[in-house]
RNA sequence: CGAGGCGACCGGAUGGUCGCGCGGCGCGGGGCAACCCGGGUCGUGAGGAAAGUCCGAGCUCCGGCAGCGCAGGUAGCGGGUAACGCCCGUCCGCCGCAAGGCGAGGACCAGCGCCACAGAGACGAGUCCGCCGCGGCUCCGGCCGCGGCGGGGUGAAACGGGCAAGCUCUACCCGGAGCAAGGCCAAAUAGGAGGACACACCCCGGUUCGCCGGGGGACGGGCGCGCUGCCCCGGUCCUCGGGUCGGCCGCAUGAGCCGCCGGGCAACCGGCGGCCAGAGAGGGAUGACCAUCACCGCGAGCGAUCGCGGGACAGAACUCGGCUUACAGGUCGCCUCGCCAG
Numbered sequence: 001c002g003a004g005g006c007g008a009c010c011g012g013a014u015g016g017u018c019g020c021g022c023g024g025c026g027c028g029g030g031g032c033a034a035c036c037c038g039g040g041u042c043g044u045g046a047g048g049a050a051a052g053u054c055c056g057a058g059c060u061c062c063g064g065c066a067g068c069g070c071a072g073g074u075a076g077c078g079g080g081u082a083a084c085g086c087c088c089g090u091c092c093g094c095c096g097c098a099a100g101g102c103g104a105g106g107a108c109c110a111g112c113g114c115c116a117c118a119g120a121g122a123c124g125a126g127u128c129c130g131c132c133g134c135g136g137c138u139c140c141g142g143c144c145g146c147g148g149c150g151g152g153g154u155g156a157a158a159c160g161g162g163c164a165a166g167c168u169c170u171a172c173c174c175g176g177a178g179c180a181a182g183g184c185c186a187a188a189u190a191g192g193a194g195g196a197c198a199c200a201c202c203c204c205g206g207u208u209c210g211c212c213g214g215g216g217g218a219c220g221g222g223c224g225c226g227c228u229g230c231c232c233c234g235g236u237c238c239u240c241g242g243g244u245c246g247g248c249c250g251c252a253u254g255a256g257c258c259g260c261c262g263g264g265c266a267a268c269c270g271g272c273g274g275c276c277a278g279a280g281a282g283g284g285a286u287g288a289c290c291a292u293c294a295c296c297g298c299g300a301g302c303g304a305u306c307g308c309g310g311g312a313c314a315g316a317a318c319u320c321g322g323c324u325u326a327c328a329g330g331u332c333g334c335c336u337c338g339c340c341a342g
Base pairs, nucleotide, nucleotide: 001338002337003336004335005334006333007332008331009330010329012293013292014291015290016289017288018287020045021044022043023042024041025040027038028037029036030035047313051324052323054322055321056320057319058318059178060177061176062175072173073172074171075170076090077089078088079087080086091105092103093102094101095100106169107168111167112166113163114162115161123160128152129151130149131148132147133146134145135144136143137142182249183248184247185246192240193239194238195237196236197235201216202215203214204213205212206211220232221231222230223229256275257274258273259272260271261270262269263268295310296309297308298307299306300305
C1' cells in the first nucleotide's frame, strides 16, 4: 500500500423567532364534590434501533397450593443471570490459506415410517451376469430344476446400515389473562337498609298489638279554565352502603446511571463514592423557519477562497433483559493474508 476479520462508538453543533406536550411557581375561572381549565413565567421534551411484538421477566387480577395426564417448549458439556430459546467459555462437525465464521450437535439394540436416481433387489427382501456342485433332458450347440459363492454389475448405502429440520422415546421447563391489567375518590335519578316527624276512611290477609302487605279511594296535582272523562301522587326529611355519570392513581427511583478498586479466561459478580439531571400523551406533544459553523458532492480560481446542491433508517405509550430486522455518512482499537521498501 492492497484485500479481509472482529469489536466499540457517533449518527450534525451553536444561537434566535414562532408553535405544541409535561412539570414547578404565582394569577384568573369552572365543578355539589373528586378534581379540572385558561393565559403568564421558569424548566424540560424520542432512538440506536423508540420498529417486529419473536423469546424471558417485573407488576396486576383470576384460578390453584401437591401429584398425574394432555398441549407447548428446550436439547454436547460447564458457567453467567431475576429469568430466557439470551450471553460467555469449551469440545466436536462443517466453511475459510488465515484472522475468524456457522451449527435444528440427547436417543434409531422400544415400536412405526422413510431412503430420490441407478439397480434384479433399499431393509426380515432377493438372484441380473458369472462361477461351483447335484439331478433331469438333449437335435451334443446347450437348456431346465435344486443347492451354494470372500466374484461381477448398480448405488451414498446391498442384511453391514442411514434418517428423529418424520412420528416417537428420554431428561428438564411450564396455570391463565393482560395497564382497556387493576386500584382509589365520587353526583343526580331510581331501587336497598336504618332512624325522626307526620298520617281521612273502607275492605281482605298477617301480627310480637307497635304495626306490616295488597286492593279501593277522599283531599291534592296535570290535561289552559268549568262539567264529564282520563292520568299522576299518596308521605316528608336525615343518615348509611353498593353501582352508574365523572375524576384521579397505576406512570417514570430503576434487576438505575457514572467513576474507582478487587475477583473471574470471559459472560458477569462484589465493595466504596457520587448522581437523579435525562419525555410521560390519551385524537395522543417532541415541529417549522432563519443565521453561523462543521461534513459530503459538483463547478470556478495559480491560490487564499467563492458559488450551487445534499444529509439515512425511523419515531416513545406500564416498565425492564434479550433476539431479529432497517439504516445516508463517519470515527477508533485489535488482528489476518499478500506485495513493495529499509

RNAcentral holds the sequence, with entries from ENA. The RNA shown here (Bacterial RNase P class A) has 342 nucleotides and comes from a Candidatus Limnocylindrales bacterium. Its mean pLDDT, the model's own confidence on a scale to 100, is 76. Its Rfam family is "Bacterial RNase P class A". It is annotated as a ribozyme. Rfam links the family to the GO terms tRNA processing, dimeric ribonuclease P complex and ribonuclease P activity. A source record names the gene rnpB.